[in-house]
RNA sequence: AAACGGCAAACCCGGGGUGACCCGGGGACGCAAAGCCUCCGGCGCCGGGUCUCAAACCGGGGUAGCGGGGCUCCCGAA
Numbered sequence: 001a002a003a004c005g006g007c008a009a010a011c012c013c014g015g016g017g018u019g020a021c022c023c024g025g026g027g028a029c030g031c032a033a034a035g036c037c038u039c040c041g042g043c044g045c046c047g048g049g050u051c052u053c054a055a056a057c058c059g060g061g062g063u064a065g066c067g068g069g070g071c072u073c074c075c076g077a078a
Stems, first nucleotide, its partner, number of pairs: 006031002011026006029065001035071003039068003042063002045060004
C1' cells in the first nucleotide's frame, strides 16, 4: 500500500451525579491503538481556606478523544 474488521465526536432521547462529567440507546466528527491503567503535567468541577472580593495554598472527584508515561494488541512490505 492492501484485507477482515474495530471504536465512536458533536447532537438527540432515557438514566445517575451538587457539579465537572458518566452509563444505556440512537448517531458519525474523527481515530492504527480513539484498547486498558490517573504515575506526571495541562485543563475543567466540588469543598475548605483567605476574606470586601479573589488569588496562592490544601483536600476530594473529572477528562485516557489534551499531552507524557506504563501494559496489551489485528493485518501487512513486519